Context: one part of a larger RNA
RNA sequence: CGCAGGAGAUUUGCGGGGCACUGACACUAGUACGAGAGGACCGUGUUGGACGAACCUCUGGUUUAUCGGUUGUACCGCCAGGUGCAUAGCCGAGUAGCUACGUUCGGAGGGGAUAAGUGCUGAAAGCAUCUAAGCACGAAGCCCACCCCAAGAUAAGAUCUCCAUGAGGGUGGUCGGAGACUACGACCUUGAUAGGCCAUAGGUGUAAAGGCAGUAAUGUCAUAGCCGAGUGGUACUAAUAGC
Numbered sequence: 001c002g003c004a005g006g007a008g009a010u011u012u013g014c015g016g017g018g019c020a021c022u023g024a025c026a027c028u029a030g031u032a033c034g035a036g037a038g039g040a041c042c043g044u045g046u047u048g049g050a051c052g053a054a055c056c057u058c059u060g061g062u063u064u065a066u067c068g069g070u071u072g073u074a075c076c077g078c079c080a081g082g083u084g085c086a087u088a089g090c091c092g093a094g095u096a097g098c099u100a101c102g103u104u105c106g107g108a109g110g111g112g113a114u115a116a117g118u119g120c121u122g123a124a125a126g127c128a129u130c131u132a133a134g135c136a137c138g139a140a141g142c143c144c145a146c147c148c149c150a151a152g153a154u155a156a157g158a159u160c161u162c163c164a165u166g167a168g169g170g171u172g173g174u175c176g177g178a179g180a181c182u183a184c185g186a187c188c189u190u191g192a193u194a195g196g197c198c199a200u201a202g203g204u205g206u207a208a209a210g211g212c213a214g215u216a217a218u219g220u221c222a223u224a225g226c227c228g229a230g231u232g233g234u235a236c237u238a239a240u241a242g243c
Stems, first nucleotide, its partner, number of pairs: 001152001005163007015149004021049007033038001051106005059100004066093005071086006110144003117137004170243002172188005193238003196234005202227003210221004
């Protein structure tokens, strides 16, 4: 831009893409078969491998948010307590998020038309013959089926609702499960969108100051203090008004 008014939703599916794998074991059954040795088809179940998708409850990793320990040095006048720098100074843990080595799920089943092949009926050719007319079976393959995209399918489809005006959209702002930008999605006071605050799952591991014990290191009063990307609240701040 088009789909002959504008807009918001829900859809049909022309067509396209994806998937498509496979082992072992057990039962049937030590059965059929076979002198024995050995040893099934068919069918059913269990459990793996590789591959793929989604997710983070568990396990593991990362986690320059966070908490703790600790060395050197400079500074905060000094002690105590801290801060900066030294690869995040080094070390031990680690929530959310992101992840695989983790978890769950998938390729199942079924239908249609067939290939090689197997047949029925059956002439030409009184017989025979799966074929010439006709009919029935038969594959991990083909078409469906399963998952995804999909009306620029210009043959531009269908249904519902709204508006004829401000229906709706944009601009602007607060943002994120979205993201290079854009787009997408949530919210904009008739408000929980982000921050703050309150509480808390969780992390770290028992703060400072003081008392007590000890000559002291240290221990204890104390599951503390700090943090809290998650969760639940709360209009304190910012999403005003408008165009």